[in-house]
RNA sequence: GGAUAGAGGCGCGAAUGUCAUGAGUACAUCUCCGGAAGGCGGCAGCCUGAAGAAGGGGAUCGAAAGGGGCAUUCGCCGAAGCGGAUAAUCGGCUGCCACGAUUAUCCUGCUGGAUUUCCAUUGAAGAAGUGGGAGUCUGUCAGGUACUAACUACCUGGAGAGCUAUCCG
Numbered sequence: 001g002g003a004u005a006g007a008g009g010c011g012c013g014a015a016u017g018u019c020a021u022g023a024g025u026a027c028a029u030c031u032c033c034g035g036a037a038g039g040c041g042g043c044a045g046c047c048u049g050a051a052g053a054a055g056g057g058g059a060u061c062g063a064a065a066g067g068g069g070c071a072u073u074c075g076c077c078g079a080a081g082c083g084g085a086u087a088a089u090c091g092g093c094u095g096c097c098a099c100g101a102u103u104a105u106c107c108u109g110c111u112g113g114a115u116u117u118c119c120a121u122u123g124a125a126g127a128a129g130u131g132g133g134a135g136u137c138u139g140u141c142a143g144g145u146a147c148u149a150a151c152u153a154c155c156u157g158g159a160g161a162g163c164u165a166u167c168c169g
Base pairs, nucleotide, nucleotide: 001168002167003166004165005164006163009077011076012075013074014073015072016071017070018069019068028060029059030058031057032056033055037048038047039046041097042096043095044094045093080111081110082109083107084106085105086104087103088102089101090100091099112138113137114136115135116134117133118132119131120130121129122128140158141157142156143155144154145153146152
């Protein structure tokens, strides 16, 4: 230097099923108020609208997605999650722009892992995710101290491009 196999632990991710939430919400129908706009954030078109738009009250009916819990199965230990770039597709009447989402590729860009809390953001949400700050626990390696070594304990620091084991050069 290369190959193979492993370890951390409420460990990571995916799929299927189920349960609750979403929500008595959105949509739809009827009715009353309302009185000129509405259909996306912009532009242009097109459509709907005094045969009553937007918005609001009442009645009837009444979802779904994402996210979450549980169970099972599968793939794994940069597992994975972010950030940036490129491309494609989708979204709301059409076109363009903007915005958002998904997928793929690239960057040896950031993060060892879990968790608590604060702020921001997404979200129906006091759930959960993501980013950052401040803590705690834990694994690993290096240095140091304690007893000479091993073991063990403690302190400090680093990062997975790491660590351990075996094999090959």
RNAcentral holds the sequence, with entries from MGnify. Predicted 3D model of a 169-nucleotide RNA (Lysine riboswitch aptamer) from uncultured Sporosarcina sp. Its Rfam family is "Lysine riboswitch aptamer". Rfam's curators write: Riboswitches are metabolite binding domains within certain messenger RNAs that serve as precision sensors for their corresponding targets. Allosteric rearrangement of mRNA structure is mediated by ligand binding, and this results in modulation of gene expression. This family includes riboswitches that sense lysine in a number of genes involved in lysine metabolism, including lysC. The model forms 98% of the base pairs in the Rfam consensus.